[in-house]
RNA sequence: GGCUCCGUAGCUCAACUGGUUAGAGCGCCAGUCUAGUAAACUGGAGGUCGAGUCCGAAUCUCUCGGAGCCU
Numbered sequence: 001g002g003c004u005c006c007g008u009a010g011c012u013c014a015a016c017u018g019g020u021u022a023g024a025g026c027g028c029c030a031g032u033c034u035a036g037u038a039a040a041c042u043g044g045a046g047g048u049c050g051a052g053u054c055c056g057a058a059u060c061u062c063u064c065g066g067a068g069c070c071u
Stems, first nucleotide, its partner, number of pairs: 001070007010026004019055001028044005050062003
């Protein structure tokens, strides 16, 4: 230098060819329960690296970062 893959919640991962509300488990907070903690149950907060294209982007393009292969 070329090619491929990845980037989404604090962590690990989903999201069916661009279409109406981005979900799950663990974790965190609050409540119920308990003499108290844990466990269990109920509820809640928290999100797409950045820019662009498009009526509309997690999805397309570019940039940036990471991993691997080739030279």